[in-house]
The prediction has a mean pLDDT of 76. Two RNAs folded together computationally: RNase P RNA and transfer RNA, 451 nucleotides in total. It holds a member of the Rfam family "Bacterial RNase P class A". By type it is a ribozyme.
RNA sequence: GAAGGGGGCCGGGCGGUCGAUCGAGGGCGACGACGUCGCCCUCGGUAGGAAAGUCCGGACACCAUAGGGCAGAGACGGCCGCUAACGGCGGCUCCAGGUGACUGGGGGAAAGUGCCACAGAAAACGAGACGGCCGGUCGACUCGUUCGAUCGGUCACGGUGAAAAGGUGAGGUAAGAGCUCACCGGCCGCGCGCGAGAGCCGCGGCGCUCGGCAAACCCCGUCUGGUGCAAGACGAAACUGGGAGCAGGGCGGCCCGUCCGAAUCUCCCGGGUACCGUCGCAACGAGCGUGUCGGGCAACCGCACGCCCAGAUGAAUGACCGUCGCCCGAUCGCUUCGGCGAUCGGGGACAGAAUCCGGCUUACAGGCCCCCUCCGACG
RNA sequence: GGUCCCAUCGUCUAGUGGUUAGGACGCCGGCCUCUCACGUCGGUAACGGGGGUUCGAGUCCCCCUGGGACCA
Repeated sequence: GAAGGGGGCCGGGCGGUCGAUCGAGGGCGACGACGUCGCCCUCGGUAGGAAAGUCCGGACACCAUAGGGCAGAGACGGCCGCUAACGGCGGCUCCAGGUGACUGGGGGAAAGUGCCACAGAAAACGAGACGGCCGGUCGACUCGUUCGAUCGGUCACGGUGAAAAGGUGAGGUAAGAGCUCACCGGCCGCGCGCGAGAGCCGCGGCGCUCGGCAAACCCCGUCUGGUGCAAGACGAAACUGGGAGCAGGGCGGCCCGUCCGAAUCUCCCGGGUACCGUCGCAACGAGCGUGUCGGGCAACCGCACGCCCAGAUGAAUGACCGUCGCCCGAUCGCUUCGGCGAUCGGGGACAGAAUCCGGCUUACAGGCCCCCUCCGACG
Repeated sequence: GGUCCCAUCGUCUAGUGGUUAGGACGCCGGCCUCUCACGUCGGUAACGGGGGUUCGAGUCCCCCUGGGACCA
């Protein structure tokens, strides 16, 4: 200097004028009521890292108890930790890819069932004889171990395929083959080897091994009630008509348990009132910020100090002006050729709460910082 | 805001993980007919986008885009 990998942050600042909304305090007024609305003054606050997708986990509500169970349904899956929890996060381990920094993945195929099309001789039981190689027999012949037929041996070589029943090398054989040997791989056994553990390492033996797919059905282990603030609670208003039912209803699938019930029960159809007001609702929170503090490899936990940070409900946080940053372009000047300065013009990404929180995923103009890998040059 | 469902030719639809993705209507051309219609023959044309599993994906898994339904 170039190329790459991983992580973090910002994404406008300041001043002025006018305006919107919420909270606290105070004042005035309107309305028949619940209670609401309007105006003025003072103080304070007012969108995001994703507010998004609604993919996960919860907090919190209601369903009588949310009680027990399920071979109902769903999710997860190496080991150890973090967390309220998770399908999340951290570390470790094994496999695969990459020169590497790093990235992606992870139970079981011997419990059973299923699939492996086409091609190929043959695709899961022990096979498979297409070409080829070797041997025997017979025949032909140019009498050269050539050609043809047949029988037997052979999966080493070639072909087909994603995959053909271990790989490399040597020996051996009629030709070959783990047939034999060495190493690798695989399986079995041992190690008070190392490690919390998944695993790693060492020694010995074995004839060479029982293909792949479980984001196929399934098996094993672990976990999970349902519905969701439009959930719900209180108040106001407003009332009825008809039909069916006793083993009916309560809880989305089932079973057990349990509770209600002869009209104040359950279900269905039709009408009426309100389609309203307040709470839920921003609340001390699994809260936020800082720390060269302690523990831990880390995720994170603890401690210390500080802070209270939107709460709307046809939906507020905006508009204008000035100035300074940032980015792009043009022109001019300077230059140590790295770049710097001035002027003018233009621009500023993805995008807005709606109960809240912890994650995942997706979108993002431009800019900054940190760590690591690799290549080249110089010293 | 929350919760569910769907996506295949221009339109309506079929689809077991197996290699020409089928049918009907529409459109184009030929034949038939005095001409048109009907009929008949042939053709045309699609798996919403991306990634993954697998030898192989319209189908299985994940994400994105678009459309619809319910609560209110």